Model confidence (mean pLDDT): 81 of 100. A computed fold for a 75-nucleotide RNA from Sinorhizobium meliloti, annotated as transfer RNA. Its Rfam family is "tRNA". The gene name in the source record is tRNA-fMet-CAT-2-1. Taxonomically the source falls in Ensifer (Bacteria, Pseudomonadati, Alphaproteobacteria, Rhizobiaceae). The sequence is in RNAcentral, with records from ENA and GtRNAdb.

């Protein structure tokens, strides 16, 4: 220099538009003799960083950063 990526502790959704959801994990309750399992409620992410476009950007542009793949066949 190709190609794909980063989003609550973890794992992953998420047409440019209401408050960024989902599943395990945390904490509380409820159920129980008590665990587990179920139920009910909550914490927890300002989306990798910085700038642009735009009324409005996790999403679109463009730099740096980190992550994994190829850098081989054949046409």
């Nucleotide at each position: 220099g190709c190609g794909g990526g980063g989003u609550a502790g973890a794992g992953a959704a998420g047409c440019g538009g209401u408050u960024a959801u989902c599943u395990c994990g945390c904490c509380a309750g409820c159920c129980u003799c008590a665990u587990a399992a179920g139920c009910u409620g909550g914490a927890a992410a300002u989306c990798a960083u910085g700038g642009g476009u735009u009324c409005g950007a996790a999403u679109c542009c463009c730099a740096u950063c980190c992550c994994c793949g190829a850098c081989a066949c054949c046409a």